A computed fold for a 594-nucleotide part of an RNA from a Candidatus Omnitrophota bacterium, annotated as large-subunit ribosomal RNA, domain I. Rfam family: Bacterial large subunit ribosomal RNA. Gene Ontology terms of the family: ribosome and structural constituent of ribosome. The sequence was found in a public genome assembly. The prediction has a mean pLDDT of 81. NCBI's taxonomy places the organism under Bacteria, Pseudomonadati, Candidatus Omnitrophota.
Context: one part of a larger RNA
RNA sequence: GGUUUGUGGUGGAUGACUAGGUGCCGAAAGGCGAUGAAGGACGUGAUAAGCCGCGAUAGGCUUCGGGGAGCCGCAAAUAGGCCUCGAUCCGAAGAUCUCCGAAUGGGGCAACCCCUUGCGGGUUAUACCGCAAGAUCCAUGGCUGAAUUCAUAGGUCAUGGAAGCGAUACCGAGGGAAGUGAAACAUCUCAGUACCUCGAGGAACAGAAAACGAAGAUAUUCCCCCAGUAGCGGCGAGCGAAAAGGGAAGAGCCCAAACUUAUUGGACUUAUAGCCUGCAAGCGUUGUUCAAUAAGCGUCGUGGGGCAAUACCGGAUCUCCUUGCAGGGAGGUCGCCCUGUCAAAAAGUUGUUGUGUAGCCGAAUGCUCUGGAAAGAGCGACAAUACAAGGUGAUAGUCCUGUAGGCAAAACGCAACAAUCAGGGUCGGUGAUGUUCCCAAGUACCAUCCGACACGUGAAACCGGGUGGGAAUUAAGCCAGACCACUGGCUAAGGCUAAAUACUCAUCGGCGACCGAUAGCGCACAAGUACCGUGAGGGAAAGUUGAAAAGUACCCAGGAAUGGGAGUGAAAUAGGACCUGAAACCGCAAACUU
Numbered sequence: 001g002g003u004u005u006g007u008g009g010u011g012g013a014u015g016a017c018u019a020g021g022u023g024c025c026g027a028a029a030g031g032c033g034a035u036g037a038a039g040g041a042c043g044u045g046a047u048a049a050g051c052c053g054c055g056a057u058a059g060g061c062u063u064c065g066g067g068g069a070g071c072c073g074c075a076a077a078u079a080g081g082c083c084u085c086g087a088u089c090c091g092a093a094g095a096u097c098u099c100c101g102a103a104u105g106g107g108g109c110a111a112c113c114c115c116u117u118g119c120g121g122g123u124u125a126u127a128c129c130g131c132a133a134g135a136u137c138c139a140u141g142g143c144u145g146a147a148u149u150c151a152u153a154g155g156u157c158a159u160g161g162a163a164g165c166g167a168u169a170c171c172g173a174g175g176g177a178a179g180u181g182a183a184a185c186a187u188c189u190c191a192g193u194a195c196c197u198c199g200a201g202g203a204a205c206a207g208a209a210a211a212c213g214a215a216g217a218u219a220u221u222c223c224c225c226c227a228g229u230a231g232c233g234g235c236g237a238g239c240g241a242a243a244a245g246g247g248a249a250g251a252g253c254c255c256a257a258a259c260u261u262a263u264u265g266g267a268c269u270u271a272u273a274g275c276c277u278g279c280a281a282g283c284g285u286u287g288u289u290c291a292a293u294a295a296g297c298g299u300c301g302u303g304g305g306g307c308a309a310u311a312c313c314g315g316a317u318c319u320c321c322u323u324g325c326a327g328g329g330a331g332g333u334c335g336c337c338c339u340g341u342c343a344a345a346a347a348g349u350u351g352u353u354g355u356g357u358a359g360c361c362g363a364a365u366g367c368u369c370u371g372g373a374a375a376g377a378g379c380g381a382c383a384a385u386a387c388a389a390g391g392u393g394a395u396a397g398u399c400c401u402g403u404a405g406g407c408a409a410a411a412c413g414c415a416a417c418a419a420u421c422a423g424g425g426u427c428g429g430u431g432a433u434g435u436u437c438c439c440a441a442g443u444a445c446c447a448u449c450c451g452a453c454a455c456g457u458g459a460a461a462c463c464g465g466g467u468g469g470g471a472a473u474u475a476a477g478c479c480a481g482a483c484c485a486c487u488g489g490c491u492a493a494g495g496c497u498a499a500a501u502a503c504u505c506a507u508c509g510g511c512g513a514c515c516g517a518u519a520g521c522g523c524a525c526a527a528g529u530a531c532c533g534u535g536a537g538g539g540a541a542a543g544u545u546g547a548a549a550a551g552u553a554c555c556c557a558g559g560a561a562u563g564g565g566a567g568u569g570a571a572a573u574a575g576g577a578c579c580u581g582a583a584a585c586c587g588c589a590a591a592c593u594u
Base pairs, nucleotide, nucleotide: 001593002592003591004590005589006588007587008586009585015579016544017543020515021514022512023511024510025509026508027507029504030503031165032164039100040099041098042055043054044053046078047077050074051073052059061094062093063092064091065090066089070082071081072080105114106113107112115134116133117132118131119130120129121128136162137161138160139159140158141157142156143155144154170201171199172198173197174196175195181188185234212216221248222247223246224245231239232238252496253495254494259296260295261294262293263292264291265290266289267288268287274283275282276327277326278325279324280323281322301474303439304438305437306435307434308433310431311430312429313428315334316333317332318331319330320329321328335426336425337424338423339422340421348420349419350418351417352416353415354414355413356412357411359407360406361405365380366379367378368377369376381398382397389401390400391399445469446468447467448466449465450464451463455481476491477490478489479488480487531538532537551578554565555564556563557562
């Protein structure tokens, strides 16, 4: 020096554990903000650095409700207090809420500086202090008002609204790649994806056929299937439907126009034509036409509507259309009918029920033994609409919290229903006749160039756009994949519309052949912390004494660390560098060996 055995040190693997994480399901929510948000800065405690809470009323204030013995957060300790006259705690509604931040009186290097006006305090008077208001844009209305007479621009005031944040989710729209694949690459693909911008909602979009396509059903959306089919395609790589069928859900409506009336403005004619019609009496700018506004009417494909006259059905009553009579028209009231705030119009109030935000009741066990400790073992009982689970000094149906099953709200929220209330109709409905009137125009369509359709220009329809040309009004127009005929379907050029569908930052509950501290979120711990970076940004490590601190009084050695006794404890090789404590690595002892 080596090998082996034993015994230690170091080290922190492994085992066990779980406070955290993760995925899914259900419910509920889907917004917050100038009444100042999200996010922060600075403060706030007897002692107070951090976290959390709170805001100069600052570990908190008020009211109402719950609860019932202790309390003054994490988090010890001392001091000092509170509490059955009901505290702490939990819930609901309020009050307060510095400064920054959209930040909004002006400025600014965020959390700071400076100002004007009004009111109040204060001063002999200033000073000083406090409170309130003071940004911009848009809409509406008022006042004022240039060059320039009217006017307009502009100015100014009032009222209402906006802004900013949020989950890097979901949705619509405007823009829009490349790596890649094609074994290279250009059409093509990736892909209308990523990304950027705008906008919105709890969903969004779409949506009541100028559709489908040959079946005869009938808005839209979503799922299954059709089908990797029909097709498209340097016919390469690849891309890739639709109808039909089966389900989820289910809901339909409003305008424009023709026509009528009213108001306002313009134009026209001098015709007295006019005043609902007939007769009689009466009145005298009443007329015609155009435009705008408002109201009525009207909304469709067996085409619909208007207007004119007409048949049948259908409550009452009042007023007006110059007056009276007859007819006709317009408006109101009562009664009746229909509908409704979750679309087609909209504001609530009250009541009932359910539900959310605190809670409450809730069965049943004893002895002996082992042990530090009983829930273990033995013996004997009991409950069960409750043997889910967690805790308790080891493994508990009957010890604790709970569980099954029941019950509960002063206050605020949500939902359903009812009443009140609101809207509409009742002068309308149905049928048939006539008709010169209407049925969304720089639109449809055509040409050309594009886009989008599964469809790459193709025989390329259908749909959308740029440019040029440019119709018809039901005897019409569009479509059925060039185009024509026939046949069939539908009615464009205005609008609204719940549900079924998509998503999950945050909330509540539940579950897992999900993880168990190098795993699981980056974070089970002072974690987006420490630390790094000028910055955008990057970004950790770090869990476990014991049942209970009972956390080793006292003695000895030492300067101390620490160690030896003593003591606690079941255990101290459980002593805070603390469960278990592997290996590498380093000692000590012995045996063997060179």